[in-house]
């Protein structure tokens, strides 16, 4: 110096004018003064909780989600630690990681053969057909016989060629008519039994059995364990405003209730619940809403997530919705200069609350540090 | 606030239970005309909206992300 990782911190200080929205105080009233005012992501709404109302959310079927092991937490699909696989020289980074001997399915071309697999090429044997050569008998042109090609039919085999993603272990020898775990020796898997570490997942060793195809459940499905629903426009109260107004349905009904069933619960069954149409009437306030699984700052216990104590501090909440703008000085980065300390220009992203918390992801600026690999120098 | 579905050539649209992306119209070239639409024959044009993961193998399956649409209250 170059490359690449993995973490961590800020999001401008401070003064002046001008202006906005919230609360308080003074003032008869114009208005005056004080306090406080967006993020690390307020965003995406992907998860998971508080809170509130429907039964104190019950049971059953259908339907989702989750998916190594310990933990951490209010909870979680997050987090932290380990374990198993992969990629990478490496620091270090990904995994939706339960079950394929419970069942059904699905692998396109290409290939002999892709699911109680298969036999193009190929390698043996047995018969039969021909052909060259030998040798052997005779009746001299036919018969036997051998060994060697070539066909062909029946059978064996799975070692080699070839195909594919993926082909029923892999090296070596023994065996055999070729051959093959057919038989041995290592090795790799697999299953089964034991021992030993570890809270576990698992991980090491030592012994049997030839036991020897496996992939896809982010295809259906098994297991196993979790989920009742809607959402602050949730709800609660207080004012208005009233006419149980006309017509038409209407009864083991019709609402809470959302996929379905029961089951609860309220109202009703002709004096009529509820549903549609027709008509008229109020559609303003207030709580809920900001004291919280709340911050900061020490301290102790833990590998860490986090837990426990202490101290401090109150920190936006209003309606379609404020939180800005302009000078000045200083700090940050980046460039020109030069008289080495000035001077003079640019530039600061991404984006904004709406019941509220934890966490994931995704956008964005600068700054700083660890730790790997390479090159060069000492 | 809650839920849902779409993205494929330049444009409109297909693509079965996962097997390797195609049709029309457009542009372009040729041919036909005197010349021009029509008409024939051919040709280009694909990060399947980014990314990442299952799988031998994704347009399809999962999982984030960007963008558009639509409902409900």
């Nucleotide at each position: 110096g170059g490359a690449g990782u993995c973490g961590g911190c800020g999001a401008g200080a401070c003064g002046g004018u001008c202006g906005c929205g919230g609360g308080g105080c003074c003032g008869c009233g114009a208005g005056g003064c004080c306090c406080c005012g967006a993020g690390g992501a307020a965003a995406g709404u992907c998860c998971g909780a508080g809170c509130u109302c429907c039964a104190c959310a019950g049971g059953g079927c259908a339907g989702g989600g989750u998916g190594c092991u310990g933990g951490g937490u209010a909870a979680u699909u997050c987090c932290c630690a380990g374990g198993g696989g992969g990629a990478g020289c490496g620091a270090u980074c990904c995994c939706a990681a339960g079950g394929a001997a419970a069942g059904u399915g699905c692998a396109a071309c290409a290939g002999a053969g892709a699911g109680c697999a298969g036999a193009c090429c190929g390698c043996c044997g047995u018969u039969c057909g021909g052909g060259c050569a030998c040798g052997c008998g005779c009746g001299u042109g036919c018969g036997c016989g051998u060994c060697u090609c070539c066909g062909g039919a029946c059978g064996g085999c799975a070692a080699g060629g070839g195909u594919g993603a993926a082909a029923c272990g892999g090296u070596g020898a023994g065996g055999c008519a070729a051959g093959a775990g057919c038989u041995c020796a290592c090795c790799a898997g697999c299953g089964c039994g034991g021992g030993c570490g570890g809270c576990g997942a698992c991980g090491c060793c030592c012994g049997c059995g030839g036991c020897u195809c496996g992939g896809c459940a982010a295809a259906c499905c098994c297991c196993a364990c979790c989920c009742g629903g809607a959402g602050c426009a949730a709800g609660a109260c207080c004012a208005a405003a009233u006419a149980u107004g006309g017509g038409a349905g209407g009864a083991u009904g019709a609402g809470g209730u959302g996929g379905c069933c029961c089951g609860c619960c309220u109202c009703g069954c002709u004096c009529g619940a509820c549903u549609c149409c027709c008509g008229g009437g109020u559609a303003g306030g207030u709580c809920g809403c900001a004291c919280g699984a709340g911050g900061c700052g020490c301290u102790c216990g833990g590998c860490g997530g986090c837990g426990g104590g202490c101290g401090u501090c109150c920190c936006a909440g209003a309606g379609a919705a404020a939180u800005g703008a302009c000078c000045g000085u200083c700090g940050c980065g980046g460039g020109a200069u030069c008289u080495c300390g000035g001077u003079c220009c640019c530039g600061a992203a991404c984006a904004g609350a709406a019941c509220u918390c934890g966490g994931c992801u995704u956008a964005u600026c600068g700054c700083c540090g660890g730790c790997u690999c390479c090159g060069c120098u000492g | 606030g809650c839920u849902g579905g779409c993205g494929u050539a330049g444009c409109u649209c297909a693509a079965c239970u996962g097997g390797u992306a195609g049709a029309g119209c457009a542009u372009c070239u040729c041919a036909u005309u005197u010349g021009u639409a029509a008409u024939g024959a051919g040709a280009c044009g694909g990060u399947u909206g980014g990314g990442g993961g299952u799988u031998c193998g994704a347009g399809u399956c999962c999982c984030u992300u960007c963008g558009c649409c639509a409902g409900c209250u």